[in-house]
Context: one part of a larger RNA
RNA sequence: CACCGCCCGUCACGUCAUGGAAGCUGGCAAUACCUGAAGUCGGUAUCCUAACCGCAAGGAGGGAGCCGCCCAAGGUAGGGCUGGUAACUGGGACGAAGUCGUAACAAGGUAGGUGUACCGGAAGGUGCGCCUGGAUCACCUCCUU
Numbered sequence: 001c002a003c004c005g006c007c008c009g010u011c012a013c014g015u016c017a018u019g020g021a022a023g024c025u026g027g028c029a030a031u032a033c034c035u036g037a038a039g040u041c042g043g044u045a046u047c048c049u050a051a052c053c054g055c056a057a058g059g060a061g062g063g064a065g066c067c068g069c070c071c072a073a074g075g076u077a078g079g080g081c082u083g084g085u086a087a088c089u090g091g092g093a094c095g096a097a098g099u100c101g102u103a104a105c106a107a108g109g110u111a112g113g114u115g116u117a118c119c120g121g122a123a124g125g126u127g128c129g130c131c132u133g134g135a136u137c138a139c140c141u142c143c144u145u
Base pairs, nucleotide, nucleotide: 003108005105008101009100011098013095014094015093016092018090019089020088023085024084025083026082027081028080031077032076033075034074039070041068042067043066044065046064047063048062049061052059053058111132112131113130114129115128116127117126118125119124
């Protein structure tokens, strides 16, 4: 490589990460209830008992058993927090030569932009308001020659 220019969006293909999400499946701490080992402690009318007291009977003390409190583990229930996975679904980024159109850039052929509403395969279109970072023409002010 300069309008045979530039350039916008949908759609199609590929890659990547990512949001939503019924469902499935883990982890954590706690709550309520159930159950409750061992053990300490408390109670004890039953049983046992060498040292102490007693001549003895028996007593003191001790042990066992039983009951109770506390309580580990376990179970049930509904929630909380936090992961994994996931049918389906949303857009995003990127990718020499795909599709449809042509919105923007020169008055880009309807000036453009902007807020909003509605509409449309898509860029977008239309209505209302606002901006000039609009060309053209005319006029005014200023500057230069």

Predicted 3D model of a 145-nucleotide part of an RNA (small-subunit ribosomal RNA, 3' minor domain) from an Anaerolineaceae bacterium. It matches the Rfam family "Bacterial small subunit ribosomal RNA".